A computed fold for a 112-nucleotide RNA from a soil metagenome, annotated as c-di-AMP riboswitch aptamer (ydaO/yuaA leader). Its Rfam family is "c-di-AMP riboswitch aptamer (ydaO/yuaA leader)". From the family's description: This family represents a conserved RNA structure found upstream of the ydaO and yuaA genes in Bacillus subtilis and related genes in other bacteria. The RNAcentral record of the sequence draws on MGnify. The coordinates come from a structure-prediction model, not an experiment, and the mean pLDDT is 82.

[in-house]
This record gives sequence, C1' cells and structure tokens, in this order.
RNA sequence: CGCCGAACUCCUUCGGGAGGCGGGGGACCCGUUUUUUGGGGCGAAGUCCGAACCUGGACAGAGUACUUUCAAGCUCUAGCCCGUCAGCUAACCUCGCAGGCGAAUUUGAGAG
Repeated sequence: CGCCGAACUCCUUCGGGAGGCGGGGGACCCGUUUUUUGGGGCGAAGUCCGAACCUGGACAGAGUACUUUCAAGCUCUAGCCCGUCAGCUAACCUCGCAGGCGAAUUUGAGAG
C1' cells in the first nucleotide's frame, strides 16, 4: 500500500461511549408433522463415488487488487460453538467488530 473476513470510523475522564457493519434469540399468520438415528448455530467450507493408509475424483460452493457479466487459469472446501434446546417471525432482547496473509500482485472480452 493491499488481500480474505462483519470485524470499520469517530470521541474519550482510557473506565468506556457513539455511528456503522455483521450474527443469534424472539408473536399472530404461515410452515413442518418429528422428536438418540439427538437437534442446532457461525462459516464458502457440502454431497457422492472410491481408497487401503489419509488420499484421489465428480458435482456443488468460495476467493483471486475499481464494480459487474461471460469464459478460462490458479487456490480453498477448514475450524469452532450451544448443550437435549431454538422453523419463519413485528415489537423486543442479546452478542461480535477477531484472526491470518501478500510484494506489485491472474488473463481475455462486454458494460459501468
């Protein structure tokens, strides 16, 4: 100076506060009939087919330096949490604003 990501900006008496962004819970109505085969949440991070030693492939999904559409190339498909419990959901309640990475950053066409 940039990238992934919601994870930024401002104020401050440095305790914290405000705006903004993001997540969860939570009525009527609607939906589901489905509960140990436990169930659920964040996230792109799922499904299937194999392996025979842990790794391969297909489909799908995500990222790739202004945005977007198409095509191709490259990379990824982790991890964590709630604790028997949660569909949607107005009012309302509540939580987060981390962490990691790069050294001129993939390419072509159309539109802005």